[in-house]
This is a predicted structure of a 419-nucleotide RNA (Bacterial RNase P class A) from a Thermoanaerobaculia bacterium. A source record names the gene rnpB. The RNAcentral record of the sequence draws on ENA. Taxonomically the source falls in Thermoanaerobaculia (Bacteria, Pseudomonadati, Acidobacteriota).
RNA sequence: GGAGUGCUCCAGGCGAUCGCCCUCCCGGCGGUAGCCGAGGGGGAGGAAAGUCCGAACUCCGACGGGCAGCAUGCUCGCUAACGGCGAGGCGCGGUGACGCGACGGAAAGUGCCACAGAGAGCAGACCGCCUGGCCCUCUCGGGGGCCCGGGCAAGGGUGAAAGGGUGCGGUAAGAGCGCACCGCUCGGCCGGCGACGGCGCGAGGCACGGCAAACCCCAUGCGGAGCAAGACCAAAUAGGGGAGCGGUCUACGGGCAGCCCGUCCCGUUCUUCGACUCUCUCGUCCCACCGGGGCGGGGGGGGCGGAGGCCGCUUCCGGGUAGGUCGCAUGAGCUCGGCGGCAACGUCGACCCCAGAGGAAUGAUCGCUGACCCCGGUCCGCCGGACAGACAGAAUUCGGCUUAUGGGGCGCUCCGGCU
Numbered sequence: 001g002g003a004g005u006g007c008u009c010c011a012g013g014c015g016a017u018c019g020c021c022c023u024c025c026c027g028g029c030g031g032u033a034g035c036c037g038a039g040g041g042g043g044a045g046g047a048a049a050g051u052c053c054g055a056a057c058u059c060c061g062a063c064g065g066g067c068a069g070c071a072u073g074c075u076c077g078c079u080a081a082c083g084g085c086g087a088g089g090c091g092c093g094g095u096g097a098c099g100c101g102a103c104g105g106a107a108a109g110u111g112c113c114a115c116a117g118a119g120a121g122c123a124g125a126c127c128g129c130c131u132g133g134c135c136c137u138c139u140c141g142g143g144g145g146c147c148c149g150g151g152c153a154a155g156g157g158u159g160a161a162a163g164g165g166u167g168c169g170g171u172a173a174g175a176g177c178g179c180a181c182c183g184c185u186c187g188g189c190c191g192g193c194g195a196c197g198g199c200g201c202g203a204g205g206c207a208c209g210g211c212a213a214a215c216c217c218c219a220u221g222c223g224g225a226g227c228a229a230g231a232c233c234a235a236a237u238a239g240g241g242g243a244g245c246g247g248u249c250u251a252c253g254g255g256c257a258g259c260c261c262g263u264c265c266c267g268u269u270c271u272u273c274g275a276c277u278c279u280c281u282c283g284u285c286c287c288a289c290c291g292g293g294g295c296g297g298g299g300g301g302g303g304c305g306g307a308g309g310c311c312g313c314u315u316c317c318g319g320g321u322a323g324g325u326c327g328c329a330u331g332a333g334c335u336c337g338g339c340g341g342c343a344a345c346g347u348c349g350a351c352c353c354c355a356g357a358g359g360a361a362u363g364a365u366c367g368c369u370g371a372c373c374c375c376g377g378u379c380c381g382c383c384g385g386a387c388a389g390a391c392a393g394a395a396u397u398c399g400g401c402u403u404a405u406g407g408g409g410c411g412c413u414c415c416g417g418c419u
Stems, first nucleotide, its partner, number of pairs: 001415010012369007020043005026037004045391001049402002052400005057226004069222005074088005089103001090101004104217002109215002111211003126156002128152005133146005164182006183206001184204004188199004230326004240317010251268005271307004276302012333352001335350006374385004
């Protein structure tokens, strides 16, 4: 100097003017809800984003158990919790710093393994190697052939994958068939909390191909909905219920028409209870003589009172809506320091209060400043110049993850050059 890799920090500062949101105080007006004026204080982020995980909080009457479903899946820790974080193990990638990994079970079961290939699972003779029989040939060592038979997993070939690897022995040719080394499995010992690592210490010729982000099995976790959760106050109008007062309880249908109303006629019917009164009639008795009266039964009419129904008015109650208040920011809080821990984190002390709007304010213009980086100079102390950027916008609140994005600092790795 180049290329790379990890960690960490910042997101300008000061002032003026005009505005916006919240809040406090003062003055004025008010119908005490609020309005106006002056002043003070506060006013976005590292991601406020995606809404992907985990929680707080609230409701589903309370508390449990299970099925199904979903998620997670090496170990030990951290945490309120987590699919997050820290430290480690193993595997993979990279020359390296370092990065990545759903990383439990395939000797419980089922299923799948495309294409190619003879054969893809308790395998397989396509080429090949060896050999028996027969035939041909012959330089008599042998060589070649076959609609014939047997042995072989060494070599070739296919494939992502073909039943350990290398070598020697062995054999007709071969083969863990035998042996050595490497690998593997089971057991033991040692180290580690553990995942796991180490050791020919012992046994075994070697089984158990791969896939579980295929079904499945095992272990662990999960009830649902979400601040438009939910709680409280509460108009107008409509509707529900109670009380009081008033009215009403013969109306309907047909003649009757294109529609409405009145009169008349006809038909059906007259809420219920009580006493009173008028009248008709039946039975019986009496006075009396052709009329009257008493008692009992039945029918009809009249108005009065009670109950009930309907209508209207007044008043009260309850539910819900509009609207308003709370939830709503003192919290798994911020900063600094001490202690414990490799760390994540925990704990103690001090200090601070830091937006709370409910369709959403945090904006614009101008001036000064000019850090770090950059450019130029240098007597290496500095001097001069230029520059204020990106992604983005709180909506119940936290802990994470992911994504977007500008600039700076530090450590480390590899390569090249010079001394």